[in-house]
Molecule: c-di-GMP-I riboswitch aptamer
Organism: Micrococcales bacterium
């Protein structure tokens, strides 16, 4: 230097729950608010939950994998 793991420290994200708006529903969005989170940054590709108006429909990346990107940084 680079890669993998990964402690302080600075900063980041934001379960439930509450409010408004959205939407047939699972959801989504702002806003509050913190259970957590080192990709909890992006992606429906595989699996896998979930919803329908049952369609060549749609939802979930905070459930797991694959793929892409990435900030400090000790031993």
């Nucleotide at each position: 230097u680079c890669g993998a793991c990964g402690a302080a420290a600075g900063g980041g994200c934001a379960a439930a729950c509450c409010c408004g708006c959205u939407g047939c529903a699972a959801g989504g969005c702002g806003g509050g608010g913190a259970c957590g989170c080192a990709a909890a940054g992006c992606c429906a590709c595989g699996g896998g939950a979930c919803c329908c108006a049952c369609g060549c429909g749609g939802u979930c990346a905070g459930c797991c994998g694959a793929g892409c990107u990435a900030c400090c940084g000790a031993a």